[in-house]
C1' cells in the first nucleotide's frame, strides 16, 4: 500500500394548490415521489432481489428456517448496441388506522431488510 475474512456502523422519496361537502392532506382536477442488483448505454413499468402479506415446520419464548402470493409502457427518434437516452403520450404503487376511499396523513417501525470501490475495528495474505 493492495487483496481477502470476520464484526458494528450508516443508507427511501413524496400532499403542494384548487373544487365538493356538516366532515377528506384519502373523493374530483392540475401538480409531486421513485429501494437495491443486473442488462451490449443510464430503468418504478425488462430479468431478479428486498419490504409487507400468507402457508408449512421447528421453538418455552423471542424469533428462526423453507415454500408460496405480491403492482405498472407504448410509439417515434438517435446509436454498433437502449422496452434504459432523447420527443411525445400513458400507467403503477402492500397491512392496519381515519368524521369520506390514503404512494404521499398516522401507526406496527428508535423495526425489518436487499445491497453497497459508504464508514469503522480486528484479523490473515502479498
Nucleotide at each position: 500500500u493492495c487483496a481477502c475474512g470476520u464484526g458494528c456502523u450508516c443508507c427511501g422519496g413524496g400532499g403542494u394548490c384548487g373544487g365538493u361537502g356538516c366532515a377528506a392532506u384519502u373523493c374530483c382536477g392540475a401538480g409531486c415521489c421513485g429501494g437495491c442488483g443486473g442488462u451490449g448505454a443510464c430503468a418504478g413499468u425488462c430479468c431478479g432481489c428486498g419490504a409487507c402479506c400468507c402457508g408449512c415446520g421447528c421453538c418455552g419464548a423471542c424469533g428462526c428456517g423453507c415454500g408460496g402470493u405480491u403492482g405498472a409502457c407504448c410509439u417515434g427518434g438517435u446509436g454498433g448496441a437502449a422496452c434504459u437516452c432523447c420527443g411525445g403520450g400513458a400507467c403503477c404503487g402492500a397491512c392496519g388506522g381515519u368524521g369520506a376511499a390514503a404512494g404521499u396523513c398516522c401507526g406496527g417501525a428508535u423495526g425489518g431488510g436487499a445491497g453497497g470501490u459508504a464508514g469503522u475495528a480486528c484479523g490473515u495474505g502479498g
Predicted 3D model of a 126-nucleotide RNA (FMN riboswitch aptamer (RFN element)). It was read from a public genome assembly, where an Rfam model found it. Model confidence (mean pLDDT): 83 of 100. Rfam family: FMN riboswitch aptamer (RFN element). Rfam links the family to the GO term FMN binding.